The part of an RNA shown here (small-subunit ribosomal RNA, central domain) has 349 nucleotides and comes from a metagenome. Model confidence (mean pLDDT): 90 of 100. The RNAcentral record of the full RNA draws on SILVA.

Context: one part of a larger RNA
RNA sequence: CUGGGCGUAAAGGGUGGGUAGGCGGAUUGGUAAGUCCGGCGUGCAAUAUGUCUGCUUAACAGGCAAACUGCGUUGGAUACUGCCAAUCUUGAGUCACGUAGAGGAAGGUGGAAUUCCUGGUGUAGCGGUGAAAUGUGUAGAUAUCAGGAAGAACACCGGUAGCGAAGGCGGCCUUCUGGACGUCGACUGACGCUGAGCCACGAAAGCGUGGGGAGCAAACAGGAUUAGAUACCCUGGUAGUCCACGCCGUAAACGAUGAACACUAGGUGUUGGGGGGUUAGACCCUUCAGUGCCGAAGCUAACGCAUUAAGUGUUCCGCCUGGGGAGUACGAUCGCAAGGUUGAAACUC
Numbered sequence: 001c002u003g004g005g006c007g008u009a010a011a012g013g014g015u016g017g018g019u020a021g022g023c024g025g026a027u028u029g030g031u032a033a034g035u036c037c038g039g040c041g042u043g044c045a046a047u048a049u050g051u052c053u054g055c056u057u058a059a060c061a062g063g064c065a066a067a068c069u070g071c072g073u074u075g076g077a078u079a080c081u082g083c084c085a086a087u088c089u090u091g092a093g094u095c096a097c098g099u100a101g102a103g104g105a106a107g108g109u110g111g112a113a114u115u116c117c118u119g120g121u122g123u124a125g126c127g128g129u130g131a132a133a134u135g136u137g138u139a140g141a142u143a144u145c146a147g148g149a150a151g152a153a154c155a156c157c158g159g160u161a162g163c164g165a166a167g168g169c170g171g172c173c174u175u176c177u178g179g180a181c182g183u184c185g186a187c188u189g190a191c192g193c194u195g196a197g198c199c200a201c202g203a204a205a206g207c208g209u210g211g212g213g214a215g216c217a218a219a220c221a222g223g224a225u226u227a228g229a230u231a232c233c234c235u236g237g238u239a240g241u242c243c244a245c246g247c248c249g250u251a252a253a254c255g256a257u258g259a260a261c262a263c264u265a266g267g268u269g270u271u272g273g274g275g276g277g278u279u280a281g282a283c284c285c286u287u288c289a290g291u292g293c294c295g296a297a298g299c300u301a302a303c304g305c306a307u308u309a310a311g312u313g314u315u316c317c318g319c320c321u322g323g324g325g326a327g328u329a330c331g332a333u334c335g336c337a338a339g340g341u342u343g344a345a346a347c348u349c
Base pairs, nucleotide, nucleotide: 003321004320005319006318007303008302012317014201015200016199017198021194022193023192025088026087027086028085029084030083031082033081034080035077036076037075038074039073040072041071042070049065050064051063052062053061054060091191092188093187094186095185096183097182098181099180103177104176105175106174107173108172109171110154114150115149116148117147118146119145120144121143125136126135162169163168206247207246208245209244210243211242215241216240220236221235222234223233258316259315260314261313262312263311266294267293268292269291270290271289272288273287274286275285276284277283298305299304322349323348324347331342332341333340334339
């Protein structure tokens, strides 16, 4: 390399948009590049193969044949692929009318709780734990009432419910805005699928500048525990958590399962639509799109998967090839840095 694989053994890129490329629906005609058949030329010799012969045999040597699976040229075939032309509507898309939704961005606003501040009532404790202590309190705490301030998060509803490509999204209102689904038609007429590079998005933590800072809380301090306790428990507490703008680009970024299309028993729940039946019902039947559970065939090493496939097929991309060394070194590249991406070998079992 061929091959065999990628839910859990090594292996699906974090996710999308999309360039080149690869692949691509139905019908007709043309062409004859791929493809197929024939002719001609060439494909040195030697080697290798078959057969015959020569050295006493063999090795060795020689004759002949076939072969050299290829290339060029020429004549033909036209099913499939390509190319050209024309047509079609099932794939794809547009319009119309509806529907659901924590989809995104900005602005505003509400109540509960927490902490702090001011004042009232009130008196000796409070707090915390397995038990304590540190801490806090007669300079009046904890508790309770009234008023005020601040920041952050949105109880109930809430649901294997919904939306989003993924990350993710949850009080309420307004504005702007993306996508999805259903239905009857009309329209375009293959406009499609995938996608190396590339571009964009991308939790948390972290970084830069400026704000903000209630609660929580790495680091840190103290109290306990303990043989020790750089921990678990307790009292405090700074970055951070929040906002704006700009970086970082990683996660068990998980369904540990790439995307698209087609086909292949059912049963049951649920979300959003449509159609029909009807006691015009909250019920029943049916259909499309999602989301769960259980299961046939089939698959699987087993576990399990099973119309949301890990089944049966096709197309395209990514990735794997024993463990350690090592996601390290070196180089390159990106980054303010932290570090990211790419990514070995010696040696060893």